[in-house]
Predicted 3D model of a 74-nucleotide RNA (transfer RNA) from a Candidatus Pelagibacteraceae bacterium. Rfam family: tRNA. Its family is annotated with triplet codon-amino acid adaptor activity in the Gene Ontology. About the family: Transfer RNA (tRNA) molecules are approximately 80 nucleotides in length.
């Protein structure tokens, strides 16, 4: 330096060819069980979808720049 892939909740990941309110699991809390606690069962908080344009009636998803990581190729 030039090409691929990825970045989404605290964490691990879904999310159709752009369409209705972004979910799941696990973690936290909070109740029920328990003598307590652990496990169970129920509830609930929790997201500027890497960053900043752009397209578009609508963007996580599509386009362009960057940042950031792992690959590969000189």
């Nucleotide at each position: 330096g030039c090409g691929c892939c990825g970045a989404u909740a605290g964490u691990u990941c879904a999310a159709c060819u752009g369409g209705a309110u972004a979910g799941a699991a696990u973690a936290c809390u909070u109740g029920a069980u328990u003598u307590c606690g652990a496990a169970u069962c129920a509830a609930g908080g929790g997201g500027u979808u890497g960053u900043a344009g752009g397209u578009u009636c609508g963007a996580a998803u599509c386009c362009u720049a960057c940042u950031u990581g792992g690959c590969g190729c000189a």